Predicted 3D model of a 334-nucleotide part of an RNA (small-subunit ribosomal RNA, central domain) from Cicer cuneatum. The full RNA is in RNAcentral, with records from SILVA. Its mean pLDDT, the model's own confidence on a scale to 100, is 81.
[in-house]
Context: one part of a larger RNA
RNA sequence: GUGGGAGUAAAGGGCACGUAGGCGGAGAACUAGGUUGAAAGUGAAAGUCACCAAAAACUGGUGGAAUGCUCUCGAAACUAAUUCACUUGAGUGAGACAGAAGAUAGUUGAAUUUCGUGUGUAAGGGUGAAAUUCGUAGAUCUACGAAGGAACGCCAAAAGCGAAGAAAGCUCUCUGGGUCCCUAACGACGCUGGAGUGCAAAAGCAUGAUGAGCGAAUGGGAUAAGAUACCUUGGUAGUUCAUGUCAUAAACGAUGAGUGUUCACCCUUGGUCAACAUGGGUCGUAACGCGUGAACUACUCCGCUUGGGGAGUACGGUCGCAAGACCGAAAUUC
Numbered sequence: 001g002u003g004g005g006a007g008u009a010a011a012g013g014g015c016a017c018g019u020a021g022g023c024g025g026a027g028a029a030c031u032a033g034g035u036u037g038a039a040a041g042u043g044a045a046a047g048u049c050a051c052c053a054a055a056a057a058c059u060g061g062u063g064g065a066a067u068g069c070u071c072u073c074g075a076a077a078c079u080a081a082u083u084c085a086c087u088u089g090a091g092u093g094a095g096a097c098a099g100a101a102g103a104u105a106g107u108u109g110a111a112u113u114u115c116g117u118g119u120g121u122a123a124g125g126g127u128g129a130a131a132u133u134c135g136u137a138g139a140u141c142u143a144c145g146a147a148g149g150a151a152c153g154c155c156a157a158a159a160g161c162g163a164a165g166a167a168a169g170c171u172c173u174c175u176g177g178g179u180c181c182c183u184a185a186c187g188a189c190g191c192u193g194g195a196g197u198g199c200a201a202a203a204g205c206a207u208g209a210u211g212a213g214c215g216a217a218u219g220g221g222a223u224a225a226g227a228u229a230c231c232u233u234g235g236u237a238g239u240u241c242a243u244g245u246c247a248u249a250a251a252c253g254a255u256g257a258g259u260g261u262u263c264a265c266c267c268u269u270g271g272u273c274a275a276c277a278u279g280g281g282u283c284g285u286a287a288c289g290c291g292u293g294a295a296c297u298a299c300u301c302c303g304c305u306u307g308g309g310g311a312g313u314a315c316g317g318u319c320g321c322a323a324g325a326c327c328g329a330a331a332u333u334c
Base pairs, nucleotide, nucleotide: 004305005304007288012302014199015198016197017196021192022191023190025086027084028083029082031080033079034078035075036074037073038072040070041069042068048064049063050062051061052060053059089189092184093182095180096179097178101175102174103173105171106170107169113147114146115145116144117143118142124133204245205244206243207242208241209240213239214238218234219233220232221231256301257300258299259298260297264282265281266280267279269277271276307334308333309332316327317326318325319324
């Protein structure tokens, strides 16, 4: 150096963009760096191998090898450089289409709560059963009105959309991506991607605003041997908004991205119209199972793994307001 792996056993980075690098479609010309053929030089001696010697060993003689390097002359398939040309990969344009994709602003109805007024009288509420609690200072119920905040019933699904996280009332405006089809131009412009940059649920943090419901913490009531819980009645932070910050999740399909080839069936979505494209699901077979271009097959590139604990700890560094995050051992023990 080669040889093993990663759905569930250790192991896919949360996701993307992207620099260097690695890899890369098809025709021709030319060059000759790699590659390849031949020759020469060199590769000290000792050593090593073969042979010879009245050579025991040591020794002596002759020859080979020394897989390397340099130089010269060739070859041009592959690779590489340059040039010309190609259209299938990639992107662009016209037309058509779907969508909870994103951002800003506005706004509707149902419901909860609170308040006001009327009616009306003794309970209401809650539970396994209760109590705390609320109510004659008039509750619950009921009718009308007002306020405020948050979430969007039905439609609604094996559905669609997005790189992931996510995203669902309605309307306007702005913006991103995708699919089908058509012809034209362009002509490898591609794939991956250390570093780097951006996005990234919930909780948390900072400042200000808001605060209906819910509700960590917390007060009370129960239960129980106890009850720092489950149940219940209150209830602060929070949940909401704006601007920052944090950078983690069972960030899961526990399955990295891309390309080519390889079954069957059902369904959906979109356009075209008769077979394409996107997606979702199912069956049987030989571990559960996978089979949706896959967990098959062939390849390219990146990240990762190497017994369990110690430990995602210590130390150090970078980042952060902090909480902490990222990089990340060893002694020792089984």